[in-house]
Context: one part of a larger RNA
């Protein structure tokens, strides 16, 4: 030196645990903001660095309700207090709420600087301090009102109302890639995806046929299943990819414009404007004329009740044994509309919190029955009038339709041209005829559908500290970066601190006794593997 055995050290694997995550279900909620948000800065404690809470009224103030013996957060100690005259805690409604931030009196390198007006405190007077107001834009209203008269307009001022900014996903719209695939690549694909911008809602969008179809037709929209990887599209490559029908969920239909009538008003008398009535469709309807009707239905407000935001009641067990400890074992009982779960020194229906079943609100909010102001029609006639115009349609070049220009309809915008008026007009995949369907050029519309930053209750052949969120711990922290941004590690004594008085060695660290404890598990603390280091013994070179 090596090997083996053994005893230690180191180390933190493994096992067990869970305070935290992940996924989902059912309800709720689906917004906050100039009454100053979201997010921050700086402060506030007897002692106070961090977190939490709060705001110069600063770990808090007030009222009401719940609750009932302790309390002064995490978080010990000391100090000083509070509390049955009801503290602390929980809920509801308020007060206060510095400075920055849309930030809005002006400015600025966010959390800072400076000002005006009015009122107040203060001073001999300045100073200084306090309160309120003072940004911009839009709409409406009022007042005022220039350019050589009047009127009008522009403008100005004031008042009231509104906007702005934030927000996880879902939604609509305006823009819009590339990598990639095609085994290269250009049409194509990826994909109208990512991303940027605008806007809205609890959903959004769509929506009451100028539809789909081709049967004895259907009858707004949306979504699901199917049709169907079909019909098709496609350097007919890669790929892309319907619709009708059928079966379901849900179910709901309406309002204008015009003709015509009336009132007011302007008028260059042709007519125009505002308001009210009227009217709203394809079996064409309406105006207009004639005749009949006043119901069903809808319904602002309302608030019987109900739910949420604190809580309350809530059955039934003892002995013995082992043990540090009983909930275990054993003996004998009980309750059960409660044998879910968690805790308690181990494994508890009957010890605690609960659970089943019931009960409950001064205050605020949600839903909401009845009564109910008000609103609310049909038939016939046929002469005239009305029924959405730079629209339909056409051409050109585009976009979008599953459809890449194709025989390419249908839909949309651009440029140019440009109708008809119900005997009208559009569609049925070029186009024409017949036939059938529908009625454009105005608008609104619940539900079925999508999503989850958030609240409550619950669930899991989900994880269990290199896992599960990046984060079970002072975590978006420490740290890194000029910055955008990147981004950790780190859980476990014990049932209870009972956290080791006292003695000894040592400067201390540490150790030996003593003591606690079931056990040192001794705070570098459960278990404590291996690598690695050392002591002892044996064998061997």
């Nucleotide at each position: 030196g090596g090997c083996a055995u053994u005893c230690g050290g180191u180390g933190g694997a493994u096992g067990c645990c869970u305070a935290g995550g992940c996924g989902c279900u059912a309800a709720g909620a689906g917004c906050c903001g100039a009454a100053g948000a979201a997010g921050g800065a700086c402060g506030c404690g007897g002692u106070a660095a961090g977190c939490u809470g709060c705001g110069a009224a600063a770990a808090g103030c007030u009222a009401c309700g719940a609750a009932g013996a302790g309390c002064u957060g995490c978080a010990a100690g000391c100090a000083a207090g509070c509390g049955a005259c009801g503290a602390c805690u929980c809920g509801u409604a308020g007060a206060u709420a510095u400075c920055c931030g849309a930030a809005u009196g002006g400015g600025a390198g966010a959390a800072c600087c400076c000002u005006a007006u009015u009122g107040g405190a203060g001073u001999a007077a300045u100073a200084u301090c306090c309160a309120a107001u003072a940004a911009u834009c839009c709409u409406u209203a009022a007042a005022u009102g220039a350019a050589a008269a009047a009127g009008a307009u522009a403008g100005u001022u004031u008042a009231a109302g509104g906007a702005a900014g934030g927000c996880a996903a879902c939604c609509c719209g305006g823009g819009g890639a590339a990598c990639u695939g095609a085994a290269a690549c250009a049409u194509c694909u990826a994909a109208g995806u990512a991303c940027c911008c605008g806007g809205a809602g609890g959903a959004a969008a769509a929506g009451a046929a100028a539809g789909a179809a081709a049967a004895c037709u259907c009858g707004a929209u949306a979504c699901c299943c199917c049709u169907a990887g079909u019909a098709g599209c496609g350097g007919c490559g890669a790929g892309c990819g319907a619709a009708g029908a059928g079966g379901g969920u849900a179910g709901a239909g309406c309002c204008c414009a015009a003709a015509c009538c009336g009132a007011c008003u302007c008028u260059a008398c042709g007519g125009g404007g505002u308001c009210g009535g009227g009217g709203u469709u394809g079996u064409a309807g309406g105006a207009c004329c004639u005749u009949c009707a006043u119901a069903a239905g809808g319904g602002a407000u309302g608030g019987a009740g109900u739910c949420a935001u604190a809580g309350c009641u809530g059955a039934a067990c003892g002995g013995c044994u082992u043990g540090g400890g009983a909930a275990a074992g054993u003996c004998g009982a009980u309750c059960g509309a409660a044998g879910a779960a968690g805790g308690u020194a181990a494994g508890a229906a009957u010890c605690c919190u609960g659970u089943a079943a019931g009960c409950g609100a001064a205050a605020u909010g949600g839903c909401g029955a009845a009564a109910g102001a008000c609103u609310g029609g049909a038939a016939g006639g046929a002469a005239u009038c009305c029924u959405g115009a730079g629209u339909a349609c056409c051409a050109c070049g585009a976009g979008g339709c599953a459809c890449g220009u194709g025989a390419a309809a249908u839909c949309u915008a651009g440029u140019g041209g440009g109708a008809a008026u119900u005997u009208g007009g559009g569609g049925g995949g070029a186009c024409c005829a017949c036939c059938c369907c529908c009625u454009a050029a105005g608008g609104c519309u619940a539900a079925a559908u999508a999503c989850u930053c958030c609240u409550u209750a619950g669930c899991g052949a989900c994880c269990g500290a290199u896992a599960g969120a990046g984060a079970a711990c002072a975590a978006g922290u420490a740290c890194c970066g000029u910055g955008a941004g990147g981004g950790a590690a780190a859980g476990g004594u014990g049932a209870a601190a009972a956290g080791a008085a006292c003695c000894c060695c040592g400067g201390a660290a540490g150790g030996g006794g003593a003591g606690u404890g079931a056990a040192a598990a001794g705070a570098a603390c459960c278990u404590g593997a291996a690598a690695c280091c050392g002591g002892a013994u044996g064998c061997u070179u």
A computed fold for a 541-nucleotide part of an RNA from a mouse gut metagenome, annotated as large-subunit ribosomal RNA, domain I. RNAcentral holds the full RNA, with entries from SILVA. Its Rfam family is "Bacterial large subunit ribosomal RNA". Its mean pLDDT, the model's own confidence on a scale to 100, is 86.